[in-house]
């Protein structure tokens, strides 16, 4: 220098145009002398702008960040 892949919670994955979901952590309760484990319940996210659209995590552009491949 080319070309590709991908970014969704604190982590690992869903959701593929119509109200963004679970597990695990976390917090609060319950259980238990205390803890652990288990049960119940709460918190928290769609990389930055842009465009299509009645509506966009989701499709197109760009621009960041990461991994590939090529020179």
């Nucleotide at each position: 220098g080319g070309g590709g892949a991908u970014g969704u919670a604190g982590u690992u994955c869903a959701a593929a145009g119509g109200u963004a979901g679970a597990a695990c952590u976390g917090c609060c309760g319950g259980c238990u002398c205390c803890a652990g484990a288990c049960c119940g319940g709460c918190u928290g996210a769609u990389g930055g702008g842009a465009g299509u659209u009645c509506g966009a995590u989701u499709c197109u552009c760009u621009c960041c960040g990461u991994c590939c491949c090529c020179a």
A computed fold for a 71-nucleotide RNA from an archaeon, annotated as transfer RNA. The coordinates come from a structure-prediction model, not an experiment, and the mean pLDDT is 82.